[in-house]
Molecule: small-subunit ribosomal RNA
Organism: Candidatus Microgenomatia bacterium
RNA sequence: UUUUUUGAGAGUUUGAUCCUGGCUCAGGAUGAACGCUAGCGGCGUGCCUUAGGCAUGCAAGUCGAACGGGCCGAGCAAUCGGCCAGUGGCGGACGGGUGAGUAACGCGUGGGAACCUACCCCAGAGUCAAGAAUAACCCCGAGAAAUCGGGGCUAAUACUGGAUAGUCCCCGUUGUUUUAAUUAACGGCGGGGUAAAGGGCUUAACUGCCCGCUCUGGGAGGGGCCUGCGUCCUAUCAGCUUGUUGGUGGGGUAACGGCCUACCAAGGCAAUGACGGGUAGCUGGUCUGAGAGGAUGGUCAGCCACAGGGUCACUGAGACACGGGGCCCACACCUACGGGUGGCAGCAACCAGGAAUAUUGCGCAAUGGACGAAAGUCUGACGCAGCGACGCCGCGUGAGGGAUGAAGGCCUUCGGGUUGUAAACCUCUUUUGACCCAACUUCAGGUUGGGUAGAAUAAGCACCUGCAAACUCCGUGCCAGCAGCCGCGGUAAGACGGGGGGUGCAAGCGUUAUCCGGAUUUAUUGGGCGUAAAGGGUUUCGUAGGCGGUUUGGCAAGUAGUGGGUUAAAGCCCCAGGCUCAACCUGGGAAAGGCUCAUUAAACUGCCAGACUAGAAGGCUGGAGGGGAGGCUGGAAUUCCGCGUGUAGGGGUGAAAUCCGUUGAUAUGCGGAAGAACACCAAGGGCGAAGGCAGGCCUCUGGACAGCAUUUGACGCUCAGGAACGAAAGCUAGGGGAGCGAAAGGGAUUAGAGACCCCUGUAGUCCUAGCCGUAAACGAUGUCCGCUAGUUGGUCCGUCUUUUGACGGACCGACGCAAGCUAACGCGUUAAGCGGACCGCCUGGGAAGUACGGCCGCAAGGCUAAAACUCAAAGGAAUUGACGGGGAGGCGCACAACCAGUGGAGCAUGUGGUUCAAUUCGAAACGAAGCGUAGAACCUUACCUGGGCUUGACAUUCUAGCGACGUCCUCGUGAAAGCGAGGUUUCCGCAAGGACGCUAGAACAGCUGCUGCAUGGCUGUCGUCAGCUCGUGCCGUGGGGUGUUCCCUUAAGUGGGGUAACGAGCGCAACCCUUGUCCCGCGUUAUACAUGUCGCGGGAGACCGGGUCGAAAUUUUCGAUCAGGAAGGAGAGGAUGACGUCAAGUCAGCAUGGUGCUUAUGCCCAGGGCGACACACAUCCUACAAUGGGUAGGACAGAGGGUUGCGAAACCGCAAGGUGGAGCUAAUCCCAGAAACCUAUCCUCAGUUCGGAUUGAGGGCUGAAAUUCGCCCUCAUGAAGUCGGAAUUGGUAGUAAUCGCGGGUCAGCAGACCGCGGUGAAUACGUUCUCGCCUCUUGUACACACCGCCAGUUAGAAAAAACGCGCCUGGCAGUCAUAUUGUCUAACGGGUUAAAGUCCCGU
Repeated sequence: UUUUUUGAGAGUUUGAUCCUGGCUCAGGAUGAACGCUAGCGGCGUGCCUUAGGCAUGCAAGUCGAACGGGCCGAGCAAUCGGCCAGUGGCGGACGGGUGAGUAACGCGUGGGAACCUACCCCAGAGUCAAGAAUAACCCCGAGAAAUCGGGGCUAAUACUGGAUAGUCCCCGUUGUUUUAAUUAACGGCGGGGUAAAGGGCUUAACUGCCCGCUCUGGGAGGGGCCUGCGUCCUAUCAGCUUGUUGGUGGGGUAACGGCCUACCAAGGCAAUGACGGGUAGCUGGUCUGAGAGGAUGGUCAGCCACAGGGUCACUGAGACACGGGGCCCACACCUACGGGUGGCAGCAACCAGGAAUAUUGCGCAAUGGACGAAAGUCUGACGCAGCGACGCCGCGUGAGGGAUGAAGGCCUUCGGGUUGUAAACCUCUUUUGACCCAACUUCAGGUUGGGUAGAAUAAGCACCUGCAAACUCCGUGCCAGCAGCCGCGGUAAGACGGGGGGUGCAAGCGUUAUCCGGAUUUAUUGGGCGUAAAGGGUUUCGUAGGCGGUUUGGCAAGUAGUGGGUUAAAGCCCCAGGCUCAACCUGGGAAAGGCUCAUUAAACUGCCAGACUAGAAGGCUGGAGGGGAGGCUGGAAUUCCGCGUGUAGGGGUGAAAUCCGUUGAUAUGCGGAAGAACACCAAGGGCGAAGGCAGGCCUCUGGACAGCAUUUGACGCUCAGGAACGAAAGCUAGGGGAGCGAAAGGGAUUAGAGACCCCUGUAGUCCUAGCCGUAAACGAUGUCCGCUAGUUGGUCCGUCUUUUGACGGACCGACGCAAGCUAACGCGUUAAGCGGACCGCCUGGGAAGUACGGCCGCAAGGCUAAAACUCAAAGGAAUUGACGGGGAGGCGCACAACCAGUGGAGCAUGUGGUUCAAUUCGAAACGAAGCGUAGAACCUUACCUGGGCUUGACAUUCUAGCGACGUCCUCGUGAAAGCGAGGUUUCCGCAAGGACGCUAGAACAGCUGCUGCAUGGCUGUCGUCAGCUCGUGCCGUGGGGUGUUCCCUUAAGUGGGGUAACGAGCGCAACCCUUGUCCCGCGUUAUACAUGUCGCGGGAGACCGGGUCGAAAUUUUCGAUCAGGAAGGAGAGGAUGACGUCAAGUCAGCAUGGUGCUUAUGCCCAGGGCGACACACAUCCUACAAUGGGUAGGACAGAGGGUUGCGAAACCGCAAGGUGGAGCUAAUCCCAGAAACCUAUCCUCAGUUCGGAUUGAGGGCUGAAAUUCGCCCUCAUGAAGUCGGAAUUGGUAGUAAUCGCGGGUCAGCAGACCGCGGUGAAUACGUUCUCGCCUCUUGUACACACCGCCAGUUAGAAAAAACGCGCCUGGCAGUCAUAUUGUCUAACGGGUUAAAGUCCCGU
């Protein structure tokens, strides 16, 4: 300086992330409909469905100043006025309706030439003089009617001929200009032809005026015709066309033209989509959108088409005519059955259809139209009114004050909060509505203005989990229901239903339907194709098409500038104005883009002409190569055949078997035959467009590359359709067939094995000729060209060089944080980077690369290629976990080694199951089951039966009454609890009153009732495993990563080294306790004494510190060994349990939210039960014996407990025990004799002198009580059991095993539990396997995380049968289309005929 005023996102795939991608929502709109609700007005708007049918009324008439006549009225009359059928004129081609048809010059826009035009305007000229009829009317006739026939009279601006006329028309001739042309235009001359109507007023009359009429020219407006461009879907419609395309002659039209016709020619259209099918009136505009676009065409306006379906002409300026005509068809009505009549897609109205769309209104006052000289008549056009919240706009339902923050409702943590200044109450106002008056108005319940009374007459609807503004209570309990998407509901639902409260909009609010938007989700603006959907199998072949190197000149098609025309009005936008405002209306202006004309420019594209060599191609020379085709040929191996040697096996497998072999296999030697494939060389090495190509030699042949700088001169790139090639398998015909080997057979494996393994084996594999045309035909990456850091290897050629090598070119590879790109992975001069050209392809998943159709194929099948329906995802890459019959490393009594067991027996205890009135409840793999229970006869006790109590067995408070209560005494009843009755009797204080208790009542108590999935606390488990995290920094779009990975090491994320990390926390370790050695101090008891033992307290000691050796890697770490030491590598044991997992366990230990019960689910009592018993499981005990059992004698502990207690001695009893009571509040006394062991002796291998169950009898103890249901003693009895199937447990040292002792609980009851000491082993090669765990890594379609996910199949159930869709098939009907032929035919056209009909032809 110029231009512009304009663009928002969210939810949903996952454990989380990024991306791709669909679905859904928020916005706007509507001719709407439905639900609930409703005060008023203005302006609009209202059959979207059956172009279905329509009763009734109205929608086109008018003119007596064109004409004759009729009727009525006035007048004495002349005459005048009004009305009327008919003749005549003009108008009924406009206005109004509808959108069926139409994909078309139909419409839109811009042009054009061969035309017409009533009424209107302008100009010029004229309007003379005759004639013959006809309707009306009269008479007769036919008919039900509609209507018609015959005869007679009559008028005209009706009809006919005549005169006159021109610059009008025709013919001839001629001039100028013009044309290809006597072609065209304008003139001159000559000849011929075509007109007319009057009426009214006026004048004494001529006449004058007005309205008409005729001819000619022009105009305006209107119309017909032609044409460039634009105008939906479908190629699963690819070829269409015979009047078809053109010409000549003729006809026809207002006019050009195959418009029609005869003849001639054979053309015309089409991939830039003909022809066909489907759908549709087109436009201005309207809605939406930032725009580009997309959708749409109702009202208003322009055009078109149609008027029950079809067809035809007449009249006319104009029609093939909505309210004219003929005919056919369908339908309806009238009928005397002969025949007639009708066309609402005009305005109302009716029926039907439908989710759905109005009054059988008023008026010509306004605007406009027809006629008329005019008055005027007509006008369902139009103007108004009515109905409908259908839409837009406006107004109102009151305004101000008012806290006791009223009552009521709801919630509550019970304090309060909220509804809420909201109401009540006070003051004020009066829009709307009601009523009164005036003015305006065609009318109107109209409009406007003024007044009266009175807060009066006036608020709903939807929503409240997120998106998306708005939250609580109750009810319900995967039910009832909600839902636009994700999704809510299974007992504490902000998501269902109701209440309260809130949010939004408001005379409306929601829902449904449809369109645009968001959706950059069809991408021109503005997307993609390695892995998400998407590169064609290939392109040496190439058509159309698209694109195209350097330079000069010209043209001006594209392009750009300037100017003109047009793009109707309305609408949108801007300005101004009118209704009080707005909606609405009026006036003015502007704008964009399109088409077109003129002109200017010449850079770029294009076209024409010329030139160039850098693109491309050719030439010459040269080397490389499994490039292709044909022919010839070689050796090894395999199998088979023959002969020989030789003997019992061979073969095959995880192991076997089928199979081969004594008719001689396998093995081995020699010889022969056949077919197929080519070891080594051989290499991510070579060649080819791809598929693909490998022994050697020969012939033919394609391509690439290098060198020379020799030729042409843009000859190029890409490529729809098309052509060719195209692995394997497969097909046809003929060969061939060694090995291998689908199918098939057999053997194994297995639950089965239609498989994997084995033994056989047919097609096939090979060759020739032909077909097929597909593959994960992959680099999942189209071809061509240019540009953008590097490093490294290989093949070929060339230059330099002695080689290695350096450089140039081509090709094949590898790496890469250069840059850059990508969602990431990754790509990275061989691009997936930066650009250009062209082609192919994609648009959510499934259905489906399927169906149908077409084309190809011998077939198999291929190519092309949908929809209904269904889901809210499907998907890509990467992350963290978890998992793996993945990998690596490591650990643990995990396995292995060893010892002792369990599982078998009997018994004990617990559990399940069953039973029962009850067998109370909980615990359920490890991690429930001698667990809660450290001890059920009553109690415990929660369960059952029965009897009782109801403010309660227990707590706090209040009201009223009593004066007791308690203790004690007594009685009745009773199983007790309890109930009932009697006696005795309060305290403090002067008093009021208080304390205590009882009775009655009210609040409340109470519950081992439910929910451990509402919870706290506590606990189990992984696991005493070594892990789990954080801050800051760094990396990554992000989830996340790093740190914590790696190497060495450790019991250890223990320590060291390294390191984009540096540090830190919770865990590990240590600190604590016990124990082992020593020292110091103290010393009750014990002892004759004591430095000792012992007890208590404190301290020392251990750290690979020292030596030697070994390993790795110096430090350092680990291992071995020695010395020292009580102890040696954490000395041994304990306590100690990270972040978390299992909705693990516990509401019955306690606490606690919610919920349920309240004369009972609470409380008391008696009795019973928890102890049952066909059975199953778990954990113990005791055994099966001689390493033992019995008897007798003898020896040695530790740690505990004891006053409601331990209880000695002594005595009694066989014993349990009793009597007794010393001592002890405990190193003092007691429990208390330890046992295994040792010594001696008996038993001698047995169901025993083993084993002790069971049972009988008699006793003892505790306790109110021992029957259900305790323990102990004595005598008697003397069961199973002779070492335990599959399977399974514990233990690595003072451990296992074995032996006894003590304690807690407890009146009594211990095979359990918790402790204590005595005796005292065996084994560990090692980490393959089982189980569990840790770290790293890898795969994953898992994340409820492998007890996962999930393909297929089968069965059942529901949906659900009255269904929908697809395919196949039989029958019937209809519509449309196509092809050919045949047949029939109305109207119409033609022919025929004197005419009509019949008849014939065409359509």